[in-house]
Molecule: Bacterial large signal recognition particle RNA
Organism: Candidatus Reconcilbacillus cellulovorans
RNA sequence: CCGUGCUAGACGGGGAGGUAGCGGUGCCCUGAACCCGCAAUCCGCUAUAGCGGGGUCGAAUGCCCGCCUGAGGUGUCGGCGGUGUGAGGACGGCGGCGGUCUUAAGGCGUUGACGGCCGGGUCCUUCGCAAUGGACGACCGUGAACCCGGUCAGGUUCGGAAGAAAGCAGCCGUAAGCGGACCCGUCCAUGUGCCGGAGGGACGCCCGGUCCGAGCCGGCGGCCCGUCGCGCGCUCGGAUCGCGGCAUCGAAGGCGGGUGCACGG
Numbered sequence: 001c002c003g004u005g006c007u008a009g010a011c012g013g014g015g016a017g018g019u020a021g022c023g024g025u026g027c028c029c030u031g032a033a034c035c036c037g038c039a040a041u042c043c044g045c046u047a048u049a050g051c052g053g054g055g056u057c058g059a060a061u062g063c064c065c066g067c068c069u070g071a072g073g074u075g076u077c078g079g080c081g082g083u084g085u086g087a088g089g090a091c092g093g094c095g096g097c098g099g100u101c102u103u104a105a106g107g108c109g110u111u112g113a114c115g116g117c118c119g120g121g122u123c124c125u126u127c128g129c130a131a132u133g134g135a136c137g138a139c140c141g142u143g144a145a146c147c148c149g150g151u152c153a154g155g156u157u158c159g160g161a162a163g164a165a166a167g168c169a170g171c172c173g174u175a176a177g178c179g180g181a182c183c184c185g186u187c188c189a190u191g192u193g194c195c196g197g198a199g200g201g202a203c204g205c206c207c208g209g210u211c212c213g214a215g216c217c218g219g220c221g222g223c224c225c226g227u228c229g230c231g232c233g234c235u236c237g238g239a240u241c242g243c244g245g246c247a248u249c250g251a252a253g254g255c256g257g258g259u260g261c262a263c264g265g
Stems, first nucleotide, its partner, number of pairs: 001265006009057003012030004020046005034054005062259007072249006079243005085237004091233002093230007101222002106217003115211008123200006129193002131190007139180004148173004156165003
């Protein structure tokens, strides 16, 4: 150096999470690297460690160690920025309402504004009057077979006669009752009244008279103040995303070093 056989070892790794801790199944990142069974209401272990069974490669471009590089993950920061959310409502901002001041349009005013004084009305109580409603009376009409009146045909009765009497119907009138109606009178009532009298009250409004003598009303809008609302800016909290700093774990890759035994040639 070569061949044959064997062994160590390898046949993926890592992150978070879970766990007293270590692995695994599951999730994620890398990557391409055997098979079967168990396993998140977990499975198997106990100190560098999945358990049980089987297979391939086998000292090699493999394995171990060191360095470089580094996908990706995790934590953290009163870091920067974005999205959306909960709470607050002193400050700024926006809006509503009210107020002081100022004031536009417009209106009234020497045919006398505003203001003052006097009187009256509106308001309340009461009396009267009217109206309205009701009742009664008066008026008109109707209205009694008999038990209302007058007159009483016929008929009846009395009488010798002349005549007389009672009296139904009818007619006239009337009582009770019923009806009518413009007007009239009396009584009662009232949330009626361009009505009258008296008293009361009197914030305001209206009317009239008188005094004064030049403004009065109005308040678009503006400044400021107060109050209410909104929660845009602002403050605090927490969620999520991106970037950055720090820390940590870290696959794949690159470089370098090391790398067993036996037999034979």